[in-house]
């Protein structure tokens, strides 16, 4: 340099395809149950969805362009 494919809470994922309130599981915090740890129950709490801009009454989801990370392939040595 072309081609894919990812990028959503502190970690790992799903919602994208077909636009309408951001979720699941683990850590995490508070009560509770034990004499305490673990643990098991209830309850919370945390994310401007990699960036910027465009469509739309609305955009994580669709457009573009633009950064990282993986993978193929091409060139150079």
């Nucleotide at each position: 340099c072309g081609g894919g494919u990812g990028g959503u809470g502190g970690c790992g994922c799903a919602g994208c395809c077909c636009g309408g309130u951001a979720g699941c599981g683990c850590a995490c915090u508070u009560g509770u149950a034990u004499g305490g740890g673990g643990u098991g129950c209830a309850a919370g709490g945390g994310g401007u969805c990699g960036c910027u801009g465009g469509u739309u009454c609305g955009a994580a989801u669709c457009c573009a362009g633009u950064c990282c990370a993986c993978c193929c392939g091409a060139c150079c040595a």
Molecule: transfer RNA
Organism: Chitinophagaceae bacterium UBA3961